c-di-GMP-I-UAU riboswitch aptamer from a Chloroflexota bacterium, 81 nucleotides, folded computationally. Its mean pLDDT, the model's own confidence on a scale to 100, is 77. The sequence was found by an Rfam model in a public genome assembly. Rfam family: c-di-GMP-I-UAU riboswitch aptamer. Its Rfam clan is "c-di-GMP_I riboswitch clan". On this family, see Weinberg et al., Proc Natl Acad Sci U S A 2017: "Bioinformatic analysis of riboswitch structures uncovers variant classes with altered ligand specificity". The source organism's lineage runs through Bacteria, Bacillati and Chloroflexota.
[in-house]
RNA sequence: GAUCGAAAAGGCAAACCCGAGGCGACUCGGGGACGCAAAGCCACGGGACUCCACGAUCGGGAGUCGGCCGGGCUGCCGAUG
Numbered sequence: 001g002a003u004c005g006a007a008a009a010g011g012c013a014a015a016c017c018c019g020a021g022g023c024g025a026c027u028c029g030g031g032g033a034c035g036c037a038a039a040g041c042c043a044c045g046g047g048a049c050u051c052c053a054c055g056a057u058c059g060g061g062a063g064u065c066g067g068c069c070g071g072g073c074u075g076c077c078g079a080u081g
Stems, first nucleotide, its partner, number of pairs: 011036002016031006034067001040073003044070003047065006054059001
């Protein structure tokens, strides 16, 4: 230096509840903790969802979800062997 990796510290925070915002998906703040080593960042591809108008259908426009999958960028600690 590389690999495996326990414990501890630190980080995030599902459902649900309260308040605020949004037509809505949902978001933000507080509480909460199911989980997470990228549950950090990016809507690029797929997917799901919402709203709008047309439409027989296919399809179109504007959005939401990064804790659905893939991809890109960055990245914490380290006993013993």